[in-house]
Molecule: Bacterial RNase P class A
Organism: uncultured Methylococcaceae bacterium
RNA backbone atom coordinates (compact mmCIF):
# COMPACT_ATOMS: atom_id res chain seq x y z
C1' N A 1 0.00 0.00 0.00
C1' N A 2 -3.85 -3.55 -1.24
C1' N A 3 -7.56 -7.28 0.04
C1' N A 4 -10.42 -8.98 4.13
C1' N A 5 -12.56 -10.60 9.21
C1' N A 6 -14.79 -8.90 13.61
C1' N A 7 -16.67 -5.66 17.72
C1' N A 8 -18.64 -0.88 18.84
C1' N A 9 -20.33 4.48 18.24
C1' N A 10 -23.13 7.99 15.38
C1' N A 11 -27.59 8.80 12.25
C1' N A 12 -26.74 16.92 9.75
C1' N A 13 -25.12 21.51 12.96
C1' N A 14 -26.27 26.58 14.78
C1' N A 15 -29.55 30.91 15.25
C1' N A 16 -34.33 33.49 14.79
C1' N A 17 -39.84 33.68 14.16
C1' N A 18 -44.62 31.32 14.43
C1' N A 19 -47.30 27.09 16.14
C1' N A 20 -48.78 21.93 18.73
C1' N A 21 -48.81 18.81 23.44
C1' N A 22 -47.87 17.62 28.78
C1' N A 23 -45.57 19.52 33.71
C1' N A 24 -44.51 23.52 37.28
C1' N A 25 -45.08 28.76 38.94
C1' N A 26 -47.81 33.50 38.83
C1' N A 27 -52.25 36.38 37.49
C1' N A 28 -57.33 36.48 35.93
C1' N A 29 -61.82 33.59 35.78
C1' N A 30 -68.37 32.72 34.02
C1' N A 31 -64.46 27.13 37.31
C1' N A 32 -65.08 25.26 31.30
C1' N A 33 -60.62 27.81 30.83
C1' N A 34 -57.54 32.11 29.25
C1' N A 35 -52.85 34.96 29.52
C1' N A 36 -47.56 35.31 30.87
C1' N A 37 -42.95 32.83 32.32
C1' N A 38 -39.74 28.45 33.00
C1' N A 39 -38.63 23.66 31.58
C1' N A 40 -39.70 18.53 28.83
C1' N A 41 -41.34 16.51 24.02
C1' N A 42 -39.78 9.72 19.11
C1' N A 43 -35.94 5.50 17.45
C1' N A 44 -31.67 2.41 16.76
C1' N A 45 -34.70 0.06 14.95
C1' N A 46 -40.41 3.44 17.85
C1' N A 47 -41.28 -1.68 12.58
C1' N A 48 -42.61 -7.26 12.19
C1' N A 49 -45.71 -8.88 16.58
C1' N A 50 -41.78 -14.02 16.15
C1' N A 51 -40.12 -15.65 21.30
C1' N A 52 -39.59 -14.68 26.86
C1' N A 53 -41.21 -12.01 31.29
C1' N A 54 -43.68 -8.09 34.44
C1' N A 55 -48.68 -6.25 35.33
C1' N A 56 -54.29 -7.16 35.20
C1' N A 57 -58.68 -10.26 35.13
C1' N A 58 -60.61 -15.27 34.97
C1' N A 59 -59.61 -20.34 36.29
C1' N A 60 -56.94 -23.46 39.47
C1' N A 61 -55.24 -29.14 45.63
C1' N A 62 -52.20 -32.50 43.16
C1' N A 63 -51.43 -35.90 39.21
C1' N A 64 -52.50 -37.90 34.34
C1' N A 65 -54.33 -37.87 29.04
C1' N A 66 -54.61 -34.84 24.72
C1' N A 67 -52.18 -30.65 22.28
C1' N A 68 -47.96 -27.39 21.52
C1' N A 69 -42.79 -26.14 22.02
C1' N A 70 -37.53 -27.03 22.84
C1' N A 71 -33.42 -30.65 21.72
C1' N A 72 -24.53 -31.31 22.01
C1' N A 73 -22.52 -29.59 27.18
C1' N A 74 -21.83 -25.96 31.06
C1' N A 75 -22.95 -21.15 32.69
C1' N A 76 -25.76 -16.21 32.71
C1' N A 77 -30.74 -14.30 33.51
C1' N A 78 -36.99 -12.40 36.18
C1' N A 79 -37.36 -15.66 31.95
C1' N A 80 -36.37 -17.36 26.97
C1' N A 81 -36.35 -20.63 21.31
C1' N A 82 -31.89 -15.17 23.82
C1' N A 83 -26.69 -14.40 25.32
C1' N A 84 -21.62 -16.15 26.89
C1' N A 85 -17.90 -19.94 27.07
C1' N A 86 -16.72 -24.84 25.47
C1' N A 87 -17.28 -29.61 22.37
C1' N A 88 -18.32 -32.03 17.59
C1' N A 89 -19.12 -31.62 12.23
C1' N A 90 -18.61 -28.49 7.75
C1' N A 91 -16.33 -24.07 4.94
C1' N A 92 -12.04 -20.67 4.49
C1' N A 93 -4.50 -20.12 3.27
C1' N A 94 -5.97 -17.22 7.60
C1' N A 95 -8.45 -13.69 11.02
C1' N A 96 -12.99 -16.08 11.28
C1' N A 97 -17.89 -18.00 9.71
C1' N A 98 -22.10 -21.72 9.56
C1' N A 99 -24.96 -25.84 11.96
C1' N A 100 -33.29 -28.15 14.32
C1' N A 101 -26.27 -30.96 16.67
C1' N A 102 -31.01 -36.39 21.22
C1' N A 103 -32.51 -41.64 19.35
C1' N A 104 -32.28 -45.26 12.71
C1' N A 105 -28.71 -52.79 16.52
C1' N A 106 -38.29 -50.26 19.99
C1' N A 107 -41.59 -50.40 16.00
C1' N A 108 -44.09 -48.53 11.40
C1' N A 109 -43.30 -45.97 6.89
C1' N A 110 -40.67 -43.68 2.64
C1' N A 111 -36.30 -43.64 -0.79
C1' N A 112 -38.81 -40.22 -7.64
C1' N A 113 -36.02 -41.33 -12.42
C1' N A 114 -32.36 -44.63 -13.80
C1' N A 115 -30.71 -49.34 -12.45
C1' N A 116 -30.01 -56.47 -11.83
C1' N A 117 -30.90 -54.71 -7.06
C1' N A 118 -32.99 -48.94 -2.79
C1' N A 119 -32.38 -53.29 1.81
C1' N A 120 -35.70 -60.94 4.36
C1' N A 121 -32.55 -59.44 -1.07
C1' N A 122 -30.29 -59.54 -5.96
C1' N A 123 -26.56 -59.98 -10.90
C1' N A 124 -27.03 -56.14 -16.79
C1' N A 125 -21.96 -55.93 -19.02
C1' N A 126 -17.90 -58.47 -17.19
C1' N A 127 -14.16 -62.21 -14.73
C1' N A 128 -13.27 -67.62 -13.74
C1' N A 129 -14.44 -72.94 -14.10
C1' N A 130 -17.35 -76.41 -17.02
C1' N A 131 -20.10 -78.10 -21.62
C1' N A 132 -20.61 -77.51 -27.10
C1' N A 133 -18.78 -75.64 -31.86
C1' N A 134 -14.67 -73.76 -34.49
C1' N A 135 -9.30 -72.08 -35.98
C1' N A 136 -4.93 -74.67 -34.97
C1' N A 137 0.26 -80.01 -35.15
C1' N A 138 0.39 -78.32 -30.03
C1' N A 139 0.47 -74.27 -26.50
C1' N A 140 -3.42 -71.26 -27.15
C1' N A 141 -7.25 -68.06 -29.51
C1' N A 142 -12.46 -67.10 -31.01
C1' N A 143 -17.83 -67.96 -30.79
C1' N A 144 -21.76 -69.83 -27.83
C1' N A 145 -24.90 -72.12 -23.45
C1' N A 146 -29.57 -71.39 -18.16
C1' N A 147 -30.11 -76.59 -21.56
C1' N A 148 -24.35 -75.78 -15.80
C1' N A 149 -21.84 -73.43 -11.72
C1' N A 150 -18.53 -69.80 -8.99
C1' N A 151 -17.65 -64.40 -8.10
C1' N A 152 -19.07 -59.21 -6.48
C1' N A 153 -12.58 -57.45 -7.76
C1' N A 154 -13.61 -54.09 -12.63
C1' N A 155 -17.53 -51.43 -15.75
C1' N A 156 -22.44 -49.35 -15.92
C1' N A 157 -27.17 -46.82 -13.10
C1' N A 158 -28.08 -43.50 -9.27
C1' N A 159 -28.31 -38.27 -4.47
C1' N A 160 -27.14 -42.86 -2.13
C1' N A 161 -25.03 -49.77 -3.91
C1' N A 162 -24.13 -53.82 1.48
C1' N A 163 -17.03 -50.80 5.35
C1' N A 164 -12.27 -47.99 2.75
C1' N A 165 -6.91 -48.22 1.03
C1' N A 166 -2.84 -51.48 0.26
C1' N A 167 -0.38 -56.23 0.39
C1' N A 168 -0.99 -61.39 0.38
C1' N A 169 -4.11 -65.07 -1.50
C1' N A 170 -7.18 -67.45 -5.41
C1' N A 171 -9.34 -70.83 -11.23
C1' N A 172 -11.36 -65.86 -10.83
C1' N A 173 -12.62 -63.49 -6.52
C1' N A 174 -14.03 -62.38 -1.61
C1' N A 175 -12.40 -59.74 5.84
C1' N A 176 -10.61 -65.36 3.00
C1' N A 177 -5.80 -63.68 5.87
C1' N A 178 -2.77 -59.39 7.48
C1' N A 179 -1.46 -53.84 8.33
C1' N A 180 -3.58 -48.99 8.77
C1' N A 181 -8.20 -46.14 8.85
C1' N A 182 -13.43 -46.60 10.11
C1' N A 183 -17.15 -49.24 13.29
C1' N A 184 -18.76 -51.93 17.83
C1' N A 185 -17.66 -53.67 22.93
C1' N A 186 -14.69 -53.37 27.60
C1' N A 187 -11.12 -51.06 30.85
C1' N A 188 -7.50 -46.69 31.77
C1' N A 189 -6.30 -41.41 31.84
C1' N A 190 -7.87 -35.99 31.31
C1' N A 191 -12.38 -32.95 31.69
C1' N A 192 -18.21 -30.63 36.11
C1' N A 193 -19.96 -32.18 31.31
C1' N A 194 -20.43 -32.43 25.96
C1' N A 195 -16.11 -34.86 24.58
C1' N A 196 -10.91 -36.05 23.88
C1' N A 197 -6.38 -39.24 24.21
C1' N A 198 -4.59 -43.98 24.41
C1' N A 199 -4.96 -49.65 25.27
C1' N A 200 -7.13 -54.44 24.59
C1' N A 201 -10.80 -57.45 22.22
C1' N A 202 -14.23 -58.44 17.91
C1' N A 203 -13.59 -59.66 10.89
C1' N A 204 -17.72 -56.36 10.69
C1' N A 205 -22.65 -57.56 12.61
C1' N A 206 -25.54 -51.70 11.78
C1' N A 207 -27.37 -47.89 3.79
C1' N A 208 -30.12 -43.01 4.17
C1' N A 209 -34.45 -40.07 5.98
C1' N A 210 -36.98 -38.50 12.69
C1' N A 211 -37.70 -29.94 9.32
C1' N A 212 -42.11 -38.73 8.27
C1' N A 213 -45.04 -41.07 12.20
C1' N A 214 -42.79 -42.33 16.54
C1' N A 215 -39.50 -43.00 21.20
C1' N A 216 -36.77 -40.33 25.11
C1' N A 217 -35.78 -35.87 28.24
C1' N A 218 -37.36 -31.05 29.72
C1' N A 219 -40.94 -26.87 29.50
C1' N A 220 -46.04 -24.83 28.80
C1' N A 221 -53.49 -22.88 32.59
C1' N A 222 -56.41 -19.08 29.45
C1' N A 223 -57.14 -14.09 27.76
C1' N A 224 -55.03 -9.50 27.18
C1' N A 225 -54.35 -2.02 28.66
C1' N A 226 -60.27 -2.58 23.70
C1' N A 227 -56.65 -6.09 30.53
C1' N A 228 -58.78 -4.08 34.87
C1' N A 229 -60.69 -0.20 38.59
C1' N A 230 -63.69 4.27 39.70
C1' N A 231 -67.34 8.39 38.58
C1' N A 232 -71.62 8.75 35.75
C1' N A 233 -76.02 12.34 31.51
C1' N A 234 -80.35 11.85 28.28
C1' N A 235 -83.81 7.97 26.55
C1' N A 236 -85.82 3.17 27.47
C1' N A 237 -86.38 -0.71 30.98
C1' N A 238 -86.22 -2.96 36.62
C1' N A 239 -87.44 -2.28 42.11
C1' N A 240 -89.73 0.83 46.00
C1' N A 241 -92.62 4.97 48.13
C1' N A 242 -96.10 9.08 47.89
C1' N A 243 -100.00 11.60 45.34
C1' N A 244 -103.83 11.65 41.71
C1' N A 245 -107.95 9.00 38.90
C1' N A 246 -112.51 5.52 39.52
C1' N A 247 -115.89 3.12 43.19
C1' N A 248 -117.27 2.66 48.45
C1' N A 249 -117.07 4.67 53.62
C1' N A 250 -116.42 9.21 56.69
C1' N A 251 -115.94 12.10 62.84
C1' N A 252 -114.70 16.29 56.44
C1' N A 253 -108.52 16.11 58.90
C1' N A 254 -108.71 11.98 55.80
C1' N A 255 -109.00 6.54 55.77
C1' N A 256 -109.80 1.58 53.57
C1' N A 257 -110.14 -1.69 49.39
C1' N A 258 -108.15 -2.87 44.11
C1' N A 259 -113.93 -5.99 43.87
C1' N A 260 -114.47 -0.85 40.12
C1' N A 261 -112.92 1.92 35.39
C1' N A 262 -110.22 2.43 30.67
C1' N A 263 -107.21 0.19 26.68
C1' N A 264 -105.34 -4.33 23.99
C1' N A 265 -106.38 -9.55 22.61
C1' N A 266 -111.43 -11.59 20.96
C1' N A 267 -117.65 -12.69 17.57
C1' N A 268 -118.97 -12.67 23.12
C1' N A 269 -118.01 -14.21 28.35
C1' N A 270 -114.12 -15.87 31.45
C1' N A 271 -109.06 -15.33 31.34
C1' N A 272 -104.39 -12.85 30.26
C1' N A 273 -101.49 -8.34 29.53
C1' N A 274 -100.95 -2.89 30.14
C1' N A 275 -102.30 1.82 33.21
C1' N A 276 -101.43 8.91 35.06
C1' N A 277 -97.73 11.76 37.86
C1' N A 278 -93.58 12.91 41.43
C1' N A 279 -89.42 11.25 44.12
C1' N A 280 -85.81 7.61 45.62
C1' N A 281 -82.68 3.11 44.77
C1' N A 282 -79.55 -0.12 42.08
C1' N A 283 -77.65 -2.03 37.24
C1' N A 284 -75.82 0.12 32.86
C1' N A 285 -74.72 3.02 27.61
C1' N A 286 -72.44 7.68 25.77
C1' N A 287 -68.78 10.49 28.20
C1' N A 288 -64.93 11.28 31.89
C1' N A 289 -60.98 9.78 35.47
C1' N A 290 -57.42 6.08 36.40
C1' N A 291 -54.22 2.12 34.87
C1' N A 292 -49.64 5.75 32.50
C1' N A 293 -44.71 5.71 33.09
C1' N A 294 -39.29 5.52 38.84
C1' N A 295 -37.91 1.16 35.76
C1' N A 296 -35.27 -6.47 36.13
C1' N A 297 -33.97 2.40 34.52
C1' N A 298 -29.88 4.51 31.97
C1' N A 299 -24.82 7.07 33.23
C1' N A 300 -19.86 7.36 35.77
C1' N A 301 -16.27 4.96 38.99
C1' N A 302 -14.90 0.46 41.20
C1' N A 303 -14.64 -5.06 42.67
C1' N A 304 -15.26 -10.35 41.04
C1' N A 305 -15.51 -13.32 36.52
C1' N A 306 -12.07 -15.69 30.13
C1' N A 307 -17.06 -13.90 29.17
C1' N A 308 -22.43 -13.32 29.20
C1' N A 309 -23.19 -11.06 33.84
C1' N A 310 -23.25 -9.96 39.11
C1' N A 311 -22.03 -6.85 43.64
C1' N A 312 -20.79 -1.91 45.82
C1' N A 313 -20.61 3.57 45.69
C1' N A 314 -22.00 8.26 43.51
C1' N A 315 -24.93 11.68 41.18
C1' N A 316 -29.54 11.78 37.57
C1' N A 317 -35.19 11.83 36.11
C1' N A 318 -34.97 11.51 30.49
C1' N A 319 -42.28 11.74 25.87
C1' N A 320 -46.96 10.14 27.98
C1' N A 321 -50.69 11.86 23.54
C1' N A 322 -56.24 9.57 23.25
C1' N A 323 -58.78 11.49 16.68
C1' N A 324 -54.24 11.10 18.93
C1' N A 325 -48.83 16.56 20.05
C1' N A 326 -43.44 16.16 18.75
C1' N A 327 -44.24 20.72 13.16
C1' N A 328 -43.53 24.86 9.58
C1' N A 329 -40.80 29.04 7.64
C1' N A 330 -36.25 32.03 7.19
C1' N A 331 -30.87 32.67 7.46
C1' N A 332 -25.72 30.64 7.78
C1' N A 333 -22.46 26.36 7.26
C1' N A 334 -20.95 21.29 5.97
C1' N A 335 -19.20 15.68 3.95
C1' N A 336 -26.02 17.95 1.41
C1' N A 337 -28.38 13.89 5.25
C1' N A 338 -30.63 6.67 4.66
C1' N A 339 -34.38 3.52 6.95
C1' N A 340 -38.23 5.30 9.32
C1' N A 341 -43.11 7.85 13.88
C1' N A 342 -44.12 6.04 20.64
C1' N A 343 -49.72 4.16 22.23
C1' N A 344 -49.13 -0.54 29.29
C1' N A 345 -43.87 -1.63 30.27
C1' N A 346 -39.31 -4.42 29.82
C1' N A 347 -35.48 -8.34 27.85
C1' N A 348 -34.37 -10.60 23.10
C1' N A 349 -34.61 -12.07 17.89
C1' N A 350 -35.56 -10.76 12.84
C1' N A 351 -36.08 -7.25 9.01
C1' N A 352 -34.96 -1.93 6.79
C1' N A 353 -30.93 1.62 6.86
C1' N A 354 -27.26 7.14 2.66
C1' N A 355 -23.04 8.07 4.97
C1' N A 356 -19.28 9.02 8.86
C1' N A 357 -16.01 7.53 12.96
C1' N A 358 -13.20 4.26 16.49
C1' N A 359 -10.85 -0.44 18.26
C1' N A 360 -8.82 -5.47 17.56
C1' N A 361 -7.11 -9.10 14.17
C1' N A 362 -5.76 -11.92 9.35
C1' N A 363 -3.59 -12.57 4.39
C1' N A 364 -0.60 -10.62 0.20
C1' N A 365 3.22 -7.31 -1.91
C1' N A 366 7.23 -3.93 -1.02
C1' N A 367 10.86 -1.07 2.04
C1' N A 368 14.07 -0.53 6.51
RNA sequence: GGAGUUGGUUGGACAGUCGCUGUCCGCGUUAGCGCGGAGGGAGGAAAGUCCGGGCUCCAAAGGGCAGGGUGCCAGGUAAUGCCUGGGAGGCGCGAGCCUACGGAAAGUGCCACAGAAAAUAUACCGCCUAGUCUCCUUCGGGAUUCCAGGUAAGGGUGAAAUGGUGCGGUAAGAGCGCACCGCGCUGUCGGCAACGAGAGCGGCAAGGCAAACCCCACCCGGAGCAAGACCAAAUAGGGGAGCAUUGGGUUCGCCCCAGACGCGUGGCCCGCGCGGUUCCCGGGUAGGUUGCUUGAGGCGCUUGGUGACAGGCGACCCAGAUGAAUGACUGUCCUCGACAGAACCCGGCUUAUAGACCGACUCCACCC